[in-house]
Record summary: Predicted 3D model of a 133-nucleotide RNA (c-di-AMP riboswitch aptamer (ydaO/yuaA leader)) from Alicyclobacillus pomorum DSM 14955. NCBI's taxonomy places the organism under Bacteria, Caryophanales, Alicyclobacillaceae, Paenalicyclobacillus, Paenalicyclobacillus pomorum. It was read from a public genome assembly, where an Rfam model found it.
This record gives sequence, C1' cells and structure tokens, in this order.
RNA sequence: AUGUCGCUUGCGCUGAAUCCCGAAAGGGAACGGAGGAACCAAUCUUUGGGGUGAAUCCAGUCUGCUGACUGGUAGGGCAAUCUCUUAAGCCCAAAUCCGACAGCUAACUUCGUAAGCGUUUAAGAGAGGAGAG
Repeated sequence: AUGUCGCUUGCGCUGAAUCCCGAAAGGGAACGGAGGAACCAAUCUUUGGGGUGAAUCCAGUCUGCUGACUGGUAGGGCAAUCUCUUAAGCCCAAAUCCGACAGCUAACUUCGUAAGCGUUUAAGAGAGGAGAG
C1' cells in the first nucleotide's frame, strides 16, 4: 500500500416500516395497507376467489400429480441534493396472509411501521442549493 473478516461510531441505500412523549405498560404524529354507500362499473361465482409485495407470465425436464429444477419474461433495484432521458452492463423476479368471502367507494371500521444492506459506468436535460461579486 492492497485485499479479507469482525466490532464500534457516524453517514447513507432498498422498503410504508420513521419521529415524539413515557421508568414501563402504553399513547400520539406521520407514512402505508385492508374492509366498507351512493354514482359508475361488472353481472359468469372448483377451473374457487381475493389481499400485501417489483416478485407476474411462458417454455422445457423430472415427478410421488403435487411440487421441484432449468431457461426466459411482465415488473423492480443498482446512494452521495433531487428528478428525467440515452447507451452499455449487473442483480432480484421471493415470501406470505384471508378462508368460500371482498369491484370502485364519502362517512365509518381496522391493521402494519419489519427485514436486509454499504451497492455499475458514460453522456445529456431540468429543478433546487451553496459561495463570491
């Protein structure tokens, strides 16, 4: 000097998943989800259906017939003030809940605030901010 691992602090990223009060229990704010009229929409309900989420769909192989695996894919992510566009590239494309039932939806009702991380480059446009005069 470089690389790897671990710990602490700080600053940040994905995400609704943050902040405040309190000794605690708990409460409040903010953000996000669901249920739920009229109007409108839809009338198709074992081929069950629906919700959260980017996480859907297609093909192939195996199979104990229900799943597993592989490849692709709708879609999502790849921080250094923010947003957008273009080119090349990388990663993810899970999981789970309701239980025969849910379109939208004012009032109203109700639930959640987890978890995982330290992350590609080049060109351009716009917004915002700072400093100096």